Small-subunit ribosomal RNA, central domain from a metagenome, 350 nucleotides, folded computationally. The RNAcentral record of the full RNA draws on SILVA. Rfam family: Bacterial small subunit ribosomal RNA.
Context: one part of a larger RNA
RNA sequence: CUGGGCGUAAAGGGCACGCAGGCGGCCAAGCAAGUCUGACGUGAAAGCUCCUGGCUUAACUGGGAGAGGUCGUUGGAAACUGCCUGGCUUGAGGUAAUGAGAGGGGUGCGGAAUUCCCGGUGUAGUGGUGGAAUGCGUAGAUAUCGGGAGGAACACCAGUGGCGAAAGCGGCAUCCUAGCAUUGACCUGACGCUCAUGUGCGAAAGCGUGGGGAGCAAACGGGAUUAAAUACCCCGGUAGUCCACGCUGUAAACGAUGAGAACUAGGUGUGGGUAGUGUUAAAGCUAUCUGUGCCGAAGCAAACGCGAUAAGUUCUCCGCCUGGGGAGUACGGCCGCAAGGCUAAAACUC
Repeated sequence: CUGGGCGUAAAGGGCACGCAGGCGGCCAAGCAAGUCUGACGUGAAAGCUCCUGGCUUAACUGGGAGAGGUCGUUGGAAACUGCCUGGCUUGAGGUAAUGAGAGGGGUGCGGAAUUCCCGGUGUAGUGGUGGAAUGCGUAGAUAUCGGGAGGAACACCAGUGGCGAAAGCGGCAUCCUAGCAUUGACCUGACGCUCAUGUGCGAAAGCGUGGGGAGCAAACGGGAUUAAAUACCCCGGUAGUCCACGCUGUAAACGAUGAGAACUAGGUGUGGGUAGUGUUAAAGCUAUCUGUGCCGAAGCAAACGCGAUAAGUUCUCCGCCUGGGGAGUACGGCCGCAAGGCUAAAACUC
């Protein structure tokens, strides 16, 4: 390479959008590029296969036939692919009416709690631990009552509940804004799927400038523990955590499971809808669509397990793997303010 694979053995890109490319629903007509087929041409010699001859045999070698092609010209076929034309509605989109939601962004507001400040009451402790000590406190702490300031986060509701492509999203109100589900089958009429390169989004930490700073808390200081204790425990505490704008672009970015489509037993819980039934109204029941869990038939799997939310049976497209270490490193290139990121070897060694 041909292959075989990618939940846990090596292997799904963090997620999306999307150009090129690849792939593409139903019906009919045409064309004939692909496809199939006839004829002709060509496919040197050697080589290869078969037949046969020559050296005592073989190797070697002479003769004959055949095979060998993304080949050319020309004639034909029209199922499939393609192209072109016309049509269709089930894919896709739109529309109308309903519906649920921590989806995103801005602004405003609220209460609880921590801390700090002021004042009152009040007096000797408090705090912390396995036990202590450092710490705080007679300059009046802790406790308690009243008032004030400020920042951050939103108890209960809360739920293998909901929403979002992922990262992620949770007090209340309001403004702007996106997606989704259901029902009608009204409109368009294949407008679709995937996607190298590219572009955008992307937790935390980190970086730049300016603000903010209550609590928490890397670093750091102190107290303990210990043989030591650069830790675990305790008292403090600065970056940071928060906001605005810009950068970084990585995570066990996980369901360790790419996206889309079709098909293949059931049972049970739960979120959202629709229709029917039921009722005064409900609850409930039946059917169905959509999401999210559990258990399981067949099947799959090395096993664990998966099992209509597949890891089953298939198709399309993309990404990735190819023994361990060296190494996700060096070098080079690109990106970044830096930290570093992306791409990515070899020697050597087992």